Context: one part of a larger RNA
Molecule: large-subunit ribosomal RNA, domain VI
Organism: marine sediment metagenome
């Protein structure tokens, strides 16, 4: 641009047609039963796990967590002492660790079922007085193939559906079509503060009638009992105050700070 030559805002439907799923395996029961001389050993049905592959998620078990906590060595710096901080190939090394994202982790999944059929196996039955699954007709049967089942999808021009909002005015010129000005609604863009979104864009969320981010404030997580001070010990160091300080991305909560103020499209032939 188009979708009736009104104009939006949200959720659908699913035709054609895409794209995706589509696996085995071993064990119990039937049954040591049909079956067979014995060895052996079943279909049908039904019931329990497994594996490999897929999907989501992160409650649980792990991983990673570039500084969240803490040990700790050399050496330099805050005048010293305590206590820090920097530097050791772009975490100096270790031990741990919340968000997140993950797999070794958790959870589902392949069914079921209809149709048409393939090979095969039939029924009836002629040509060809018999026979014959065919040549008229008809019926069984596969992980295969068509629905079934997830996802996409109305540019499906056959442009679908509901549902809810908004205007349906004013003034000039014109005989009329028409063409000016003016209003400027619902909704939209654009601008801001940011996300589970995310290369950009695009999606989502909020924008003072506000919890969108940041701060603060309570918890919760993690670390493992700070500094200082008190006591013991010559002192290295213990002990106690004190399950302490500290704490990132989490959770609730609170307008202290930033989403100021604003600009543009968007109607009126007629619908």
């Nucleotide at each position: 641009c188009g979708u009736c030559a009104g104009g939006a805002u949200a959720c659908u439907u699913g035709a054609a047609g895409g794209a995706g799923a589509g696996c085995u395996c071993u064990c119990c029961a039937c049954a040591g039963u049909a079956c067979g001389a014995g060895a052996g050993g079943a279909c049908c049905u039904g019931g329990a796990g497994a594996g490999a592959c897929g999907a989501a998620c992160c409650u649980c078990u792990g991983g990673u967590g570039u500084u969240c906590c803490a040990g700790u060595u050399g050496u330099c710096c805050u005048g010293c002492c305590a206590a820090g901080g920097g530097c050791a190939a772009a975490g100096g090394c270790u031990g741990g660790g919340u968000a997140g994202c993950u797999a070794c982790g958790u959870u589902c999944g392949g069914a079921a079922g209809g149709g048409a059929u393939a090979a095969g196996c039939g029924c009836u039955g002629a040509a060809a007085g018999c026979a014959u699954c065919u040549a008229a007709g008809u019926g069984c049967c596969a992980a295969g193939c068509c629905c079934c089942c997830u996802c996409c999808a109305a540019g499906a021009u056959u442009u679908a559906g509901u549902a809810u909002c908004c205007c349906u005015g004013u003034g000039c010129c014109g005989c009329a079509a028409g063409g000016c000005a003016c209003u400027g609604a619902a909704g939209g863009c654009u601008g801001g503060u940011c996300g589970u979104a995310g290369a950009c864009u695009a999606c989502g969320a909020c924008c003072u009638c506000g919890a969108u981010a940041g701060g603060c404030g309570c918890a919760g997580u993690g670390u493992g009992u700070a500094a200082g001070g008190u006591c013991c010990g010559u002192a290295a160091g213990g002990a106690u105050u004190u399950a302490a300080g500290c704490u990132a991305a989490u959770g609730c909560g609170u307008a202290c700070u930033a989403a100021u103020c604003g600009g543009c499209c968007g109607a009126u032939c007629g619908g």